[in-house]
RNA sequence: CGGUUAGCUCAGUUGGUUAGAGCGUCUGUCUUACACACAGAAGGCCGCGGGUUCGAGUCCCCCACCG
Numbered sequence: 001c002g003g004u005u006a007g008c009u010c011a012g013u014u015g016g017u018u019a020g021a022g023c024g025u026c027u028g029u030c031u032u033a034c035a036c037a038c039a040g041a042a043g044g045c046c047g048c049g050g051g052u053u054c055g056a057g058u059c060c061c062c063c064a065c066c067g
Base pairs, nucleotide, nucleotide: 001067002066003065004064007023008022009021010020016054025041026040027039028038029037047063049061050060051059
């Protein structure tokens, strides 16, 4: 100096209503069965703790961890 967001890899617009994708997992359809394919579902309060603000994943500070 850069980074920390779902099990993994990553998006997330000048701060604005309910945080997303791919892969993976589970269920169903299909198949003798498995895989593929198709349909659907579960899974996160965003590393910890504070601050600013009507409102913070997003801005500021401390700490921890990774490079």
A computed fold for a 67-nucleotide RNA from a marine eukaryotic metagenome, annotated as transfer RNA. Its Rfam family is "tRNA". Gene Ontology term of the family: triplet codon-amino acid adaptor activity. The family's RNA type in Rfam is transfer RNA.